Context: one part of a larger RNA
Molecule: small-subunit ribosomal RNA, 3' major domain
Organism: metagenome
């Protein structure tokens, strides 16, 4: 000086309490433990691993196992020697390869001998290679405490010192935020602003967006219109500024005033000194150390999809606030040329045929669901659920046996609300609906954004938890 204490004081957080949906059962999905295997490649491991690297393991990916191959090598730089490079054949093979033929001879420079740049084959070591090891040799990147309010410094003091002081106190704030005092004064890293976005009004522009008046009329279609949404550049505005109370004539709080918006307006970016030998040698760098006819390098197949079980994480239910048909409504914010694709015709249907238009405020994806009208089931393992199963197809892709996604006919499982535990949310939150986007030939119950409906509860800080400040014990470092 820290630390720790089932010591005290004060204060905060979805940290309890108050409330809401859930998780734990059920079946599938998915990830890890195990167990199994020729492999079931490999890393993450309490919160902070487990739908997590992986924004997408049929083959490729792939690192893994088995078989076939190969040894200057698949790709690099260097030397030699031949050939232009290149295009096309046959056999042989699961392919990789092996073997064996045809065609073809360009570019610059030349003293026509020949050199040279460039590919390509053959040869020699130099070297390559290595997702082998070591994240407790590293760098760079990342999680966390924790967006919590700390963490330091110069000069002065004070102490023999180690340190102390400032940062302690009395108020207040989300804030070490201010203000007052005060051996200390001053300063830096962080808080807050400054940025970006949403909330409101103005100004400037109207195409592809927009339509109040006028005309047109099936349609903002079209003449026209610049007023409205809306785009997307600029700028006002929110500062405790105004009034009252309280308070130290303070800093602020509190209750009004006006305003779209009030006291940090709503999200987001944005992570201080450090912690944890935290994670990452398999993004990529990199010391060391290994392998070098193999721990390298190519193919083929098959495994990473296994299946007694255990457990995280999701998803669909278990119904009537509901589920089955009909009918009709209203987003946002995305993506698109090897692409999105309407109309229109086949098909029950995934889906085919064909292809207008669009490099998109113009055209498409594109149907928004939920709701709301009508009708019908009336509490049942059911017109609840939708697993598992039979048989037919569709679509991609060289190829769906091991191992894709969807469709349609049958089939019709556990599931009647979940022990002990245990989560997550304080408002456009949370439940619940559905769109789109990355990856993606193809493949989403995952992620990652959009919007539609739209809640209940907070007495209160005793306790359970993390966390800051004082403060006291201490055989603890």
């Nucleotide at each position: 000086u820290g630390a720790c204490g089932g010591g005290g004081g004060c204060c905060c957080g979805c940290a309890c309490a108050a409330g809401c949906a859930g998780u734990g059962g059920a079946g599938u999905a998915u990830g890890u433990g195990g167990u199994u295997u020729a492999a079931u490649u490999c890393g993450a491991a309490g919160c902070a691993a487990c739908g997590c690297g992986a924004a997408g393991a049929a083959c490729c990916u792939u690192a893994c196992c088995u078989g076939g191959g190969u040894u200057u090598g698949a790709a690099a730089u260097c030397c030699c020697a031949u050939g232009a490079a290149c295009c096309u054949g046959g056999c042989u093979g699961a392919a990789a390869g092996g073997c064996u033929g045809g065609g073809g001879u360009g570019c610059c420079c030349u003293u026509c001998g020949g050199g040279g740049a460039g590919c390509a084959u053959g040869g020699a070591g130099a070297c390559a290679g290595g997702u082998g090891c070591u994240g407790c040799a590293u760098g760079g990147c990342u999680g966390u405490c924790g967006u919590c309010a700390g963490c330091u410094c110069g000069u002065g003091u004070c102490g023999u010192g180690a340190g102390a002081u400032g940062u302690u106190c009395g108020g207040u704030u989300a804030a070490g935020u201010c203000c007052g005092g005060c051996a200390a004064c001053g300063a830096g890293c962080g808080c807050a602003a400054c940025c970006c976005u949403u909330g409101u009004c103005c100004c400037u522009a109207g195409u592809u967006g927009c339509c109040a008046g006028c005309g047109u009329a099936a349609a903002g279609u079209c003449g026209g219109g610049a007023a409205c949404u809306c785009u997307a550049g600029g700028g006002a505005g929110a500062c405790u500024g105004c009034c009252g109370a309280u308070g130290u004539a303070a800093a602020a709080u509190c209750g009004g005033a006006g305003g779209a918006a009030g006291g940090u307006g709503g999200g987001g970016a944005c992570g201080a000194c450090g912690u944890c030998a935290a994670g990452u040698c398999a993004u990529c760098a990199u010391g060391g150390c290994c392998c070098c006819u193999a721990c390298g390098u190519c193919c083929a197949g098959g495994g990473c999809c296994a299946c007694a079980c255990a457990c995280g994480u999701a998803c669909u239910a278990c119904a009537a606030u509901g589920g089955c048909c009909g009918a009709u409504a209203c987003a946002a914010a995305g993506g698109g040329c090897u692409g999105c694709a309407a109309u229109a015709c086949c098909g029950c249907g995934a889906g085919g045929u064909g292809g207008a238009g669009c490099g998109a405020a113009u055209c498409u994806c594109a149907a928004a669901a939920a709701a709301u009208c009508g009708g019908c089931c009336u509490c049942a393992g059911u017109u609840c659920a939708g697993a598992u199963a039979g048989g037919a197809g569709u679509c991609u892709g060289c190829a769906a046996c091991u191992c894709g996604a969807c469709u349609c006919c049958u089939u019709g499982a556990a599931g009647u609300c979940g022990g002990a535990a245990u989560u997550g949310c304080u408002a456009g939150u949370a439940a619940u609906c559905g769109c789109a986007g990355a990856u993606c030939a193809g493949c989403a119950u995952g992620c990652u954004g959009c919007g539609g409906u739209g809640a209940a509860u907070a007495c209160g800080u005793u306790c359970c938890c993390g966390g800051g400040c004082c403060u006291u014990g201490u055989a603890c470092a």